[in-house]
The part of an RNA shown here (large-subunit ribosomal RNA, domain I) has 556 nucleotides and comes from a Patescibacteria group bacterium. Lineage of the source: Bacteria > Bacteria candidate phyla. RNAcentral holds the full RNA, with entries from ENA.

Context: one part of a larger RNA
RNA sequence: CGUACAGUGGAUGCCUUGGGAUGUUGUGCCGAAGAAGGACGCGGAAGACUGCGAUAAGCUGCGGGUAACUGUCAACAAGUGUUAAUCCGCAGAUCUCCGAAUGGGGUAACCCACUCCGUAUGGAGUACCUCCUGAUGAACACAUAGUCAGGAAGGAGGGUACUUGGCGAACUGAAACAUCUAAGUAGCCAGAGGAAAAGAAAUCAAGUGAGAUUCCCCUAGUAGUGGCGAACGAAACGGGAAGAGCCUAAACCUUUUUCCGUAAGGAAUAAGGGGUUGCAGGGCUUCACUGACUUUAAUGUCGAAGAGUGAAAAGUUUUAAUCUAAUUGAAGGAUUUGGAAUAGUCCCCCAAAGAGAGUGAGAGGCUCGUAAAUGAAAGAUUAUAACCUCUUGUGAGGUUCCUAAGUACCACGAGACACGUGAAAUCUUGUGGGAAUCUAGGCCGACCACGGUCUAAGGCUAAAUACACAACAUCACCGAUAGUGAACUAGUACCGUGAGGGAAAGGUGAAAAGUCCCCCGGCGAGGGGAGUGAAAUAGUAUCUGAAACUGUACGU
Numbered sequence: 001c002g003u004a005c006a007g008u009g010g011a012u013g014c015c016u017u018g019g020g021a022u023g024u025u026g027u028g029c030c031g032a033a034g035a036a037g038g039a040c041g042c043g044g045a046a047g048a049c050u051g052c053g054a055u056a057a058g059c060u061g062c063g064g065g066u067a068a069c070u071g072u073c074a075a076c077a078a079g080u081g082u083u084a085a086u087c088c089g090c091a092g093a094u095c096u097c098c099g100a101a102u103g104g105g106g107u108a109a110c111c112c113a114c115u116c117c118g119u120a121u122g123g124a125g126u127a128c129c130u131c132c133u134g135a136u137g138a139a140c141a142c143a144u145a146g147u148c149a150g151g152a153a154g155g156a157g158g159g160u161a162c163u164u165g166g167c168g169a170a171c172u173g174a175a176a177c178a179u180c181u182a183a184g185u186a187g188c189c190a191g192a193g194g195a196a197a198a199g200a201a202a203u204c205a206a207g208u209g210a211g212a213u214u215c216c217c218c219u220a221g222u223a224g225u226g227g228c229g230a231a232c233g234a235a236a237c238g239g240g241a242a243g244a245g246c247c248u249a250a251a252c253c254u255u256u257u258u259c260c261g262u263a264a265g266g267a268a269u270a271a272g273g274g275g276u277u278g279c280a281g282g283g284c285u286u287c288a289c290u291g292a293c294u295u296u297a298a299u300g301u302c303g304a305a306g307a308g309u310g311a312a313a314a315g316u317u318u319u320a321a322u323c324u325a326a327u328u329g330a331a332g333g334a335u336u337u338g339g340a341a342u343a344g345u346c347c348c349c350c351a352a353a354g355a356g357a358g359u360g361a362g363a364g365g366c367u368c369g370u371a372a373a374u375g376a377a378a379g380a381u382u383a384u385a386a387c388c389u390c391u392u393g394u395g396a397g398g399u400u401c402c403u404a405a406g407u408a409c410c411a412c413g414a415g416a417c418a419c420g421u422g423a424a425a426u427c428u429u430g431u432g433g434g435a436a437u438c439u440a441g442g443c444c445g446a447c448c449a450c451g452g453u454c455u456a457a458g459g460c461u462a463a464a465u466a467c468a469c470a471a472c473a474u475c476a477c478c479g480a481u482a483g484u485g486a487a488c489u490a491g492u493a494c495c496g497u498g499a500g501g502g503a504a505a506g507g508u509g510a511a512a513a514g515u516c517c518c519c520c521g522g523c524g525a526g527g528g529g530a531g532u533g534a535a536a537u538a539g540u541a542u543c544u545g546a547a548a549c550u551g552u553a554c555g556u
Stems, first nucleotide, its partner, number of pairs: 001555007013543001014507002018478002020475009029158002037098003040053003044076001047073003059092006068080003103112003113126005128155002130152007162193001163191005173180001177227001203210002214241004224232002245460003248404001252273004257268004278438001280403003283399007291302003304392005315387003319383006326374003332347005348365002350354001356368003409433008419445001440455005494501002514542001517529004
């Protein structure tokens, strides 16, 4: 080195409990009534997981369901159950200690208290801030500050992603780099909700105009911006989804309170009415028409009309559907091979069910299911209807009272707009200046005219949208070095002071039938017989069992 036979090793093949993605439908906040998350306990029994909380793998009620059950690893013991258990669904009770943690403290899961009630084991209360009520009460006379007591489902803390706002990089690209880009991204902070934000034109447009917002398609990689480099990048129109509009401020009226004033009166405050817009609207005033009743008015009641639980303010019930357990559910035998029939052969059957999974090998007719039907005491969601609740004049003339001010606008400095200062409109505003009041004001991309259009300087608003989760369905997605980091005690073991990092590890067999008994051996390990099994070169170091590597024998 070769051949043969073994060992070692765990590739490969086959498998799947676990993952990945997409779609449809539904659901969406929790918390001082103590959350999220934990510590420690609870079993006949030592541990881990699951469940639960000193009522501790559980207690109660209601509903479903029916013969078995005392969760898993995982047996054993001792028990429970047709007087209906275990199990499933809904609603309750209990719920140690820590944690916002809240009696004080503290090195989380511990230490130490006070008050009241109770015979006692014991029970309840005692943080801070805000708001309301009451008492008390300084400097300083009234007052105010402060203090005390009572009350408030008030606040706090948590939440993957989604969301709004505030602060806000760099690597990178530009083949270097500084404007630019990356990017208002990452990150940090604050707030909110099941969605958030936006929102009823001081908007677009240039028609015979449209008519809140949001989202999708298109417009379009267009018009533009740009060391005109790299790159950035609209909008209107059009087509769809959805569809909803409203309330204040002011003028004016009525009432209240406080202050100033000798008084007349003035100023401010609060409550109610009134009123809400561009075709300008509203107030005041005159007239007319206005449903009924109460004497006119005011007010009230009834009627008429409209609206409503979804903003404009709230509550109850009916009915229906859906969800949270479930129920019914067709049809096969013989024979051959085999360890085993779901295979072969023969003769049948069902089918609104020949989707799928399991069962000792390929099963429409064995099991679970599937098609098609059915079902809720309790809770939830949606819709509907009713009760109920709320709201409500019109026209013509006169008057010129009101219609959001340090605002609009301008200058300078910035930011946002696709738009980098540009011819730079528009939006926001740090500094300074600073209007008009309907014969008014803004906009129509410098600016002016004409024309058109809208009414800023207060506020609310469902749906279509985003994301997560659950159930169901699907896959020219993975198949244990793959697919989640995690198919197994996985965010575990382990590492790190800490922030944080972070694994490996699946497969006996149809069924444990997991080798009674004998022998060697250290009352071993391991092995030889025997036995089980279809198979033990399937023996728990368990399916298959490649290569490297090792050994033995033989050849060279």